[in-house]
Molecule: transfer RNA
Organism: Candidatus Woesearchaeota archaeon
RNA sequence: GGGGUUGUGGGCCAACCUGGUUAAGCUUGCUGGUUUGGGGCCAGCCGAUCCCGGUUCAAAUCCGGGCAGCCCCA
Numbered sequence: 001g002g003g004g005u006u007g008u009g010g011g012c013c014a015a016c017c018u019g020g021u022u023a024a025g026c027u028u029g030c031u032g033g034u035u036u037g038g039g040g041c042c043a044g045c046c047g048a049u050c051c052c053g054g055u056u057c058a059a060a061u062c063c064g065g066g067c068a069g070c071c072c073c074a
C1' cells in the first nucleotide's frame, strides 16, 4: 500500500442479508418485597446502535468517506 472482517448500555449478545410498533434478552447497578439479617428468589427502574455525509415517507440495517480492533497478501 491492497483485500477481508468486526464496531450496539458498565460487561456480554440478538435484530442487519429481506429498511417499518417503544432496539429484544442475559448480567452488573439502583429501589421495593420476601428474610431476624445476608444470600437466593420475585417485581420495578436507569442505561446503547463508532463518527460524518447521502438515499428514502422512514436507516442499527442500504450507499460513500473516515476512525479503531483482528486476519490475509505485498
Stems, first nucleotide, its partner, number of pairs: 001073007010027003020057001029045006050066005